[in-house]
Context: one part of a larger RNA
RNA sequence: CGUUAGAAAUUUGCGGGGAUCUGAUUCUAGUACGAGAGGACCGAAUCGGACGAACCUCUAGUGUACCUGUUGUGGCGCCAGCUGCACCGCAGGGUAGCUAUGUUCGGAAGGGAUAAGCGCUGAAAGCAUCUAAGCACGAAGCCCACCUCAAGAUGAGAUUUCUUUUAAGGGUCGUGAGAGAUGAUCACGUAGAUAGGUUACAGGUGUAAAGGCAGUAAUGUCAAAGCCGAGUAAUACUAAUUACCCGUAAGC
Numbered sequence: 001c002g003u004u005a006g007a008a009a010u011u012u013g014c015g016g017g018g019a020u021c022u023g024a025u026u027c028u029a030g031u032a033c034g035a036g037a038g039g040a041c042c043g044a045a046u047c048g049g050a051c052g053a054a055c056c057u058c059u060a061g062u063g064u065a066c067c068u069g070u071u072g073u074g075g076c077g078c079c080a081g082c083u084g085c086a087c088c089g090c091a092g093g094g095u096a097g098c099u100a101u102g103u104u105c106g107g108a109a110g111g112g113a114u115a116a117g118c119g120c121u122g123a124a125a126g127c128a129u130c131u132a133a134g135c136a137c138g139a140a141g142c143c144c145a146c147c148u149c150a151a152g153a154u155g156a157g158a159u160u161u162c163u164u165u166u167a168a169g170g171g172u173c174g175u176g177a178g179a180g181a182u183g184a185u186c187a188c189g190u191a192g193a194u195a196g197g198u199u200a201c202a203g204g205u206g207u208a209a210a211g212g213c214a215g216u217a218a219u220g221u222c223a224a225a226g227c228c229g230a231g232u233a234a235u236a237c238u239a240a241u242u243a244c245c246c247g248u249a250a251g252c
Base pairs, nucleotide, nucleotide: 001152005163006162007161008160009159010158011157015149016148017147018146021049022048023047024046025045026044027043033038051106052105053104054103055102059100060099061098062097066093067092068091069090070089071086072085073084074083075082076081110144111143112142117137119135120134169246170245171244172243173189174188175187176186177185194239195238196237197235198234199233200232201231203228204227205226211222212221213220214219
């Protein structure tokens, strides 16, 4: 821009894409078969491999805005206590998120038309013949079915609702994240839990400083303390103010 008024939502599916894998063991059954040696079809079940998708409860990583220990050196006048720099100084752990090595799930079942092939009936050709007329089976393959995109499918579809005019609706702007390079998408904007803060809880680290007590002291204890990024919930304390713009004959 189009889809012939403008919108919001829900859809149909022309057509396209993805997937389609496979092993071992057990039962049937040491059965059928076979002199024996050996040893099934069909059917049922279990456990795997590779591949793929989603997710983070567990396991395991990362986690330079979390906690702790500690070395050298500088600073805060000194002690104590903090703090800068040294690859995040080094080291031990680790929430959310993101991950796989982790967890869950998938290939199934079924239908239709067939290939090679196996047939029924059956003439030409009194017989025979799966074929000439006719009819039935038959594959991991084909078409459906499973997952997914999809009406620019210009063949532009359908349904419901809203608005008939400072309209419905959308945008700018602001607070943001289940989103993200920017646009976009999604949530919210006081009729409010959108983010921050605060409180509580979960979770991490591991028992803060100051002081008391014990000890000559190191140290121990009062003390599961103190501190804490992203998590869950509650709470208008702070910021989402006010407002502006587009849209408004559809006929020729």
Molecule: large-subunit ribosomal RNA, domain VI
Organism: Chitinophagaceae bacterium